[in-house]
Context: one part of a larger RNA
Molecule: small-subunit ribosomal RNA, central domain
Organism: Cerasicoccus arenae
């Protein structure tokens, strides 16, 4: 390379957009690029292969055949492919109406709670633990009432619920704004799918500059425990957690399952929308579309399990795997302020 694979054995890129590339709906006509048929030329000899012959056999050698997987030319075929011309509406997109949603960005507002401060009441404890101690408290704590300040997070609603490409998104209001869905079937007419490189987004932690700091809390200090205790428990507590701007670019970034399309029994629950039947009306009932779950037929699977949200049956395109360790490493390159990230070996051992 071929072949075989990627839910859990090695293997789906963290996610999206998208150039090149690959692949691509229906009809008619044409051309004849690929394709196919017939013919012809060439494909040196030797060698390989087959048949037969010669050295006593064999190696070796001679004769003949086949092959030389290929390429050129001529004639022809026209289903598929390609190209050209014309057309179509199912794919894709647009338009109208409508409702759903923690989708995003910014600003404003709200209540509960914690903490601190001020004042009142009040007196000897509070706190903490398995038990304690460190700690706080007669300079009046804890408790309780009133007031104030400030930061962070939004109980109930809340759900197996919703939205988003993923990361992720939750108090309320307003402004701006993205996407999906249903119904109508008026328009465009293949405008599509996927995507190496590229670009953008990307939890937490971390980094830079400037703010902020209630609670929590790496580090650090102290108290316990213990043989020890650089821990688990307790009392403190800095960075951080929060905001603005700029970096970092990773994760069990997981459904450990790439994206798109088509096809293949059902049952049940749920979210959004619609149609029908019925009704005063809402429900109940029948059905359709889109999403989220559970249980399963066929089929698949090593098994577990998956099963219209496929891991079934197929097609297109991309990514990835090839024994374990060495090694999410070294070296080099690129990126980064740094931390480090990406790409990625070998010796050697089994």
């Nucleotide at each position: 390379c071929u072949g075989g694979g990627c839910g859990u054995a090695a293997a789906g890129g963290g996610a999206g957009c998208g150039c090149a590339g690959g692949c691509g709906g229906a009809u008619u006509g044409g051309u004849g690029u690929g394709u196919c048929a017939g013919g012809u030329g060439u494909g040196a000899a030797a060698g390989c292969c087959c048949a037969g012959g010669g050295c006593u056999c064999a190696a070796c050698u001679c004769u003949g055949g086949a092959a030389c997987g290929g390429c050129g030319c001529c004639u022809g075929a026209a289903a598929c492919u390609a190209c050209c011309a014309a057309u179509c509406u199912u794919g894709a997109g647009g338009c109208u109406u409508g409702g759903a949603g923690a989708g995003g960005u910014a600003a404003g507002c709200g209540g509960a709670a914690u903490u601190u401060c001020u004042g009142g009441u009040g007196u000897a404890g509070c706190g903490g633990u398995g038990a304690a101690a460190u700690g706080c408290a007669u300079a009046g704590a804890u408790a309780u009432c009133a007031g104030a300040a400030g930061g962070a997070a939004c109980a109930c609603c809340a759900a197996a619920g919703g939205c988003g490409a993923a990361g992720g998104c939750a108090g309320c209001u307003u402004a701006c704004u993205g996407g999906a869905c249903a119904a109508g079937u008026u328009c465009u007419g293949a405008c599509g799918c996927u995507c190496a490189g590229g670009c953008u987004c990307g939890a937490a932690a971390g980094c830079g500059u400037g703010g902020g700091u209630a609670g929590c809390g790496a580090a650090a200090g102290g108290g316990a425990u213990u043989a020890g205790a650089u821990a688990c428990c307790c009392c403190u507590g800095u960075a951080g957690u929060c905001c603005a701007c700029g970096c970092c670019g990773u994760a069990a970034a997981c459904g450990u399952u790439g994206c798109a399309c088509a096809c293949u029994a059902g049952g049940u629950c749920u979210u959004a929308g619609g149609a029908g039947a019925u009704u005063c009306g809402a429900c109940c009932c029948u059905c359709c579309u889109a999403g989220g779950g559970c249980c399963c037929a066929a089929g698949c699977u090593a098994a577990c399990g998956c099963g219209a949200u496929a891991a079934g049956u197929g097609u297109g395109c991309c990514g990835c795997c090839u024994g374990a360790g060495g090694a999410c490493u070294a070296c080099g390159a690129c990126c980064g302020c740094a931390a480090g990230g990406u790409u990625a070996a070998a010796a050697c051992u089994c």